Small-subunit ribosomal RNA from uncultured Caldimonas sp., 1403 nucleotides, folded computationally. Rfam family: Bacterial small subunit ribosomal RNA. The sequence is in RNAcentral, with records from ENA. The coordinates come from a structure-prediction model, not an experiment, and the mean pLDDT is 87.
[in-house]
RNA sequence: CGGCGAGUGGCGAACGGGUGAGUAAUGCAUCGGAACGUGCCCAGUAGUGGGGGAUAGCCCGGCGAAAGCCGGAUUAAUACCGCAUACGACCUGAGGGUGAAAGCGGGGGACCGAAAGGCCUCGCGCUAUUGGAGCGGCCGAUGUCGGAUUAGCUAGUUGGUGGGGUAAAGGCCUACCAAGGCGACGAUCAGUAGCUGGUCUGAGAGGACGACCAGCCACACUGGGACUGAGACACGGCCCAGACUCCUACGGGAGGCAGCAGUGGGGAAUAUUGCACAAUGGGCGAAAGCCUGAUGCAGCGACGCCGCGUGAGGGAUGACGGCCUUCGGGUUGUAAACCUCUUUCAGCAGGGAAGAAGCGAAAGUGACGGUACCUGCAGAAGAAGCACCGGCUAACUACGUGCCAGCAGCCGCGGUAAUACGGAGGGAGCUAGCGUUGUUCGGAAUUACUGGGCGUAAAGCGCACGUAGGCGGACCAGAAAGUUGGGGGUGAAAUCCCGGGGCUCAACCCCGGAACUGCCUUCGAAACUACCGGUCUGGAGUCCGAGAGAGGUGAGUGGAAUUCCGAGUGUAGAGGUGAAAUUCGUAGAUAUUCGGAAGAACACCAGUGGCGAAGGCGACUCGCUGGACAGGUAUUGACGCUGAGGUGCGAAAGCGUGGGGAGCAAACAGGAUUAGAUACCCUGGUAGUCCACGCCCUAAACGAUGUCAACUGGUUGUUGGGUCUUCACUGACUCAGUAACGAAGCUAACGCGUGAAGUUGACCGCCUGGGGAGUACGGCCGCAAGGCUAAAACUCAAAGGAAUUGACGGGGGCCCGCACAAGCGGCGGAGCAUGCGGAUUAAUUCGAUGCAACGCGAAGAACCUUACCUGGCCUUGACAUACUAAGAACUUUCUAGAGAUAGAUUGGUGCCUUCGGGAACUUAGAUACAGGUGCUGCAUGGCUGUCGUCAGCUCGUGUCGUGAGAUGUUGGGUUAAGUCCCGCAACGAGCGCAACCCUCGUCCUUAGUUGCCAUCAUUCAGUUGGGCACUUUAAGGAAACUGCCGGUGAUAAGCCGGAGGAAGGUGGGGAUGACGUCAAGUCAUCAUGCCCCUUAUGUCCAGGGCUUCACGCAUGCUACAAUGGCCGGUACAAAGGGCUGCGAUCCCGUGAGGGGGAGCGAAUCCCAGAAAGCCGGUCUCAGUUCGGAUUGGGGUCUGCAACUCGACCCCAUGAAGUCGGAGUCGCUAGUAAUCGCAGAUCAGCAACGCUGCGGUGAAUACGUUCCCGGGCCUUGUACACACCGCCCGUCACACCAUGGGAGCGGGUUCUGCCAGAAGUAGGUAGCCUAACCGUAAGGAGGGCGCUUACCACGGCAGGGUUCGUGACUGGGGUGAAGUCGUAACAAGGUAGCCGUAUCGGAA
Repeated sequence: CGGCGAGUGGCGAACGGGUGAGUAAUGCAUCGGAACGUGCCCAGUAGUGGGGGAUAGCCCGGCGAAAGCCGGAUUAAUACCGCAUACGACCUGAGGGUGAAAGCGGGGGACCGAAAGGCCUCGCGCUAUUGGAGCGGCCGAUGUCGGAUUAGCUAGUUGGUGGGGUAAAGGCCUACCAAGGCGACGAUCAGUAGCUGGUCUGAGAGGACGACCAGCCACACUGGGACUGAGACACGGCCCAGACUCCUACGGGAGGCAGCAGUGGGGAAUAUUGCACAAUGGGCGAAAGCCUGAUGCAGCGACGCCGCGUGAGGGAUGACGGCCUUCGGGUUGUAAACCUCUUUCAGCAGGGAAGAAGCGAAAGUGACGGUACCUGCAGAAGAAGCACCGGCUAACUACGUGCCAGCAGCCGCGGUAAUACGGAGGGAGCUAGCGUUGUUCGGAAUUACUGGGCGUAAAGCGCACGUAGGCGGACCAGAAAGUUGGGGGUGAAAUCCCGGGGCUCAACCCCGGAACUGCCUUCGAAACUACCGGUCUGGAGUCCGAGAGAGGUGAGUGGAAUUCCGAGUGUAGAGGUGAAAUUCGUAGAUAUUCGGAAGAACACCAGUGGCGAAGGCGACUCGCUGGACAGGUAUUGACGCUGAGGUGCGAAAGCGUGGGGAGCAAACAGGAUUAGAUACCCUGGUAGUCCACGCCCUAAACGAUGUCAACUGGUUGUUGGGUCUUCACUGACUCAGUAACGAAGCUAACGCGUGAAGUUGACCGCCUGGGGAGUACGGCCGCAAGGCUAAAACUCAAAGGAAUUGACGGGGGCCCGCACAAGCGGCGGAGCAUGCGGAUUAAUUCGAUGCAACGCGAAGAACCUUACCUGGCCUUGACAUACUAAGAACUUUCUAGAGAUAGAUUGGUGCCUUCGGGAACUUAGAUACAGGUGCUGCAUGGCUGUCGUCAGCUCGUGUCGUGAGAUGUUGGGUUAAGUCCCGCAACGAGCGCAACCCUCGUCCUUAGUUGCCAUCAUUCAGUUGGGCACUUUAAGGAAACUGCCGGUGAUAAGCCGGAGGAAGGUGGGGAUGACGUCAAGUCAUCAUGCCCCUUAUGUCCAGGGCUUCACGCAUGCUACAAUGGCCGGUACAAAGGGCUGCGAUCCCGUGAGGGGGAGCGAAUCCCAGAAAGCCGGUCUCAGUUCGGAUUGGGGUCUGCAACUCGACCCCAUGAAGUCGGAGUCGCUAGUAAUCGCAGAUCAGCAACGCUGCGGUGAAUACGUUCCCGGGCCUUGUACACACCGCCCGUCACACCAUGGGAGCGGGUUCUGCCAGAAGUAGGUAGCCUAACCGUAAGGAGGGCGCUUACCACGGCAGGGUUCGUGACUGGGGUGAAGUCGUAACAAGGUAGCCGUAUCGGAA
């Protein structure tokens, strides 16, 4: 001398960085203000003289584990302290007094000095002070979240005086005095929250938010405190207390990431223990420089914004594959392959910045970074996903699944054809992203300032008076608060917007402008509002005379009636009901007469009349009293309107005290009704109803319509008053009230409409989906009952209004129908037949199930049918098409077998041909396929039933209505009829009705064979001749239309009667079935989508079953007898059928039938004797000469076959049954009843069934009240799956949230008391003490200690408030099927509802 480290000293550390706990104002934003401070910085002025005493470090010694501490010695300063000086500063009694500093560095001539140095100068400092700038402290005004279930708060509290304190105003602090201050314009309290520029959204007004960036505030482990300093009560300072963590030698110590990274934890979730001070900025320094997790950069994260890429052009056989398919094809799709080209980004290689200015003598200086950028290289090379496709909402198919699995923002999808679930193909959307979730605004005029409402949807206080407040008539003048115009200040920057510029663009950044809608200030204006002054009379009051009134209140009076009591007459009932009974009465009721008592209410008048604010008010008289109305040349002079709080009134029920009590009558009792009847009905009956006084304060307290004012066409009735007019309450006008109808307008509609719900103004109250709930808690009121105020959790996708169309009603009106009634005959009882259920079975195949299934499919189950069961076979199949090969097809006989089938065997070689072959047929093979009476009639077509042969159902155009929809189609008549007539905002039309069709009834024409026979002949016989008149047959026609007459009716439509006529008002019967309903019936007639089976769920065969049988039901047959049975005789139909047929005469058989075979493909022949009837006989009321079941025996016929399982015949047997309970069916005229005949199906037949045919042939209908069904109009509706609807409450079970609850636990806050660390201030007898004073003693001053005041933590006691929890308990909500009833919706079967009281399982 340099470096490093420690120390003294200076400056900084109060900036920068983080966080938002607290804070509703000590904060913030905007604009102002006065009593202040200020280091560093700038400008100015004046200084910077001369002394003194210490103390770190260092050295020595000691204690301690450590942190650290103690003692001794020595020392420096810009550290510390006096003295001098004082421009300015401060104090002042204006005389005066007080108070400061520090040096350091560079350079240098003369001079001085021994030297150091002095001295001079420059720079940096220092002191005092003035001013500035910036920064900070303080004060005021305005604004700044929700709760009133927080309404009163406040003692330093509000003000004053003195004092203190601070940098500074001030109760900031203190003593005294006064009693103030704040509050419905929301004090206080509790909850929540940092504020702003701004951000997001919105057309805006608003709403929500306060990340990043920027300003302010607050905080730094929690609480308290001061120190230092220009600045702090201090994030990385100190002290104390507390909690926690760590070290310890147990004695003591240390710590504070809401700095940057990082760790743990929590959580759905949020990054690297990076590089650099190169830039920007900060601190220190003279500077170099040092420090700086500020900052600049990098890393991680698609977290956001922006830009870019993943290739471009060509390419059709429209490839393969996938998916779909109508099997043709379509689509993926120019997509791919393939050809040509490009190379961003990523990759590799080369080059390579700006950002740098400053500093420094020079050299040198870049974290990012070998980054951006430039160049070259290779190759389509390395690079696409996500959600969606039912509607909203762009985008569709197949498969799988089968109310499962699942989806879902809302509506809603899924139960076998899912564009809604899942995967797939395809599509539409966005794209390095896409979807989901959460949040905010929007849409939402859904809190409505802009910009909503309140009759019935949520919503007018029950009514009035009135305080605050809001609003307020006309004229003149003033001032200028609101208002309005100009100027000034401010409204930080950033953001947003406009213009321009820079990164290749953009995002981003930079520059300029505009804007910041605000606040303050100043100068004007004076119309309007407010204010002040002066006037006015129209609003509003006052006064005068008059009329109306159930207005209120008090007192008195009256008659009718009810009940009771007394007396009389009088006798057996009365009363009550749907019917009864309880009850009263022979002890004399009811009835009746007279008299008396008592209470309550006031008939007629009486009236969509009157009065009152509402509630409400009703006999008459009097007293007191309120209001309204009309009229008036009076008077006051805006005195008004509304009205939060407040006050009063306020039906009924109810409560308290005392009266009263006739009638009525909760509760209660009894009698009925009923399944029950805690009801409805009846008999009784207590509170109560009445009065006085005091409470309660609610009603569907309703006009569901607040009060006041103004304006806006009319008509009619009525109450009160007035004016004019008239012979006349005659007429006109007017004011106030009360009703009806209606213009414009309003309204969702209904409706309102000068008495508004119209058009406006003023003020108040109220509403904001339904339920929970007018409930809980809290508060206020009440004697109680309870009232007022008034939530939330949870839950639902609605709740609701008005109107429309239906349907329904134990609503109404009109009208039909064998619907009832009037009749006749049945069913239900018996036996049998048939069908069904049930049971049974290997199978008893399947279907049909109220009417509208059940003698139905079935007009024929022994095999077949046959679908079922058992067993045995077949597998391209019993049946269809296509291919190949062979063979005619086919057929005889035999064997095995239950048969199907299998094996053997005989005969047979066909038809067409263009000679190639072809068409049938059989067998074999292989593949496509066949086949299914398997499922779904709730996937379907077709067909059918039913309402119902009921009279309805619709459309076009027009009109009305916002619309659904209405009108037409309703109405007055009439009809069987929406049939017709008339009327009508309708005019027309369609499907239905009717008619046209068939048949029967009369006549005519034509035609007469197989039909017929009057006349003529003939015969046993219409048999034959003859004839076609009649009957009849079958083709055509006529006739009937309310056409005619009378009556009636609107003169119409029509109806009634009559004539004529075969028939008369649709002549009888049939066919014919509108729009639709019942997811009616049928996949088993047929057809058909989908699914299922494929050596079987298909096919064939044998046998069995569909025929079972304790029972129940349905439809029939036969009967129960004398209007009958039996025997004998005898008469008369119609319509059908017949060749695998009907089958005569004749013969046999008791008979079924057999033999035989004429005739007939049928007006010819046959079935075929019709029967009831009529005549005669018999039976004589009985289980029979009724009845015929059942059973035994014997037969006949059909058939391959009558055992299961046929029909018929004969003999014998001879059951039930003596007319049928409740109930129920058919029929109105050739009908019912009764009698037989025929046919289909069919070999035969279980047929007594069904479908037809004729014979004989009635009774009754007053009428529409009732039952059933239907049509039209109307009414109510909470129904619309439509009354078999809807729906209420208790109880039981499960779950959920919530109230109460003996309490228990926590938070917060208040009051009183105890206590009092650190610290500050005051006091101080103890101890200590360098600088100054003093010669000294000592003093001044200071420190320690002690003490007082304040105070954090802590403690005790008692309150407030809030949260959690709690045995038990209350109601509430939700839940597929639970229990009890039926409250409500219709007249809901007792009209419903509101308030209140009582009672009851529940309604």